[in-house]
């Protein structure tokens, strides 16, 4: 000098959850994790309260709908200060 490497984000694709309403977003209180290491804002997350709020339907094999979970892949992907690889 030049690289790699995070939580996460968005898009496909399988797979499920709910439609007798949870989840998912809002808003406040607490708390936890977060490039390899230390801090650390900013996202994330659990959790407790709160306020709003919904699309069904078919039936042979099932089609829908919700800013709905997990997993894969692909793109994107930390600040400072110390390190890794070449």
């Nucleotide at each position: 000098u030049a690289g790699a490497g995070u939580a996460g984000a968005u898009a496909a694709g399988a797979u499920g959850c709910g439609u007798c309403a949870a989840g998912u977003g809002c808003c406040g209180g607490a708390g936890g994790a977060u490039g390899g290491g230390a801090a650390g804002u900013u996202g994330c997350c659990u959790u407790c309260g709160g306020a709003c709020g919904a699309a069904g339907c078919g039936u042979u094999u099932g089609c829908g709908c919700g800013g709905u979970g997990u997993c894969u892949u692909a793109u994107c992907g930390c600040u400072u200060c110390c390190g890794c690889u070449a």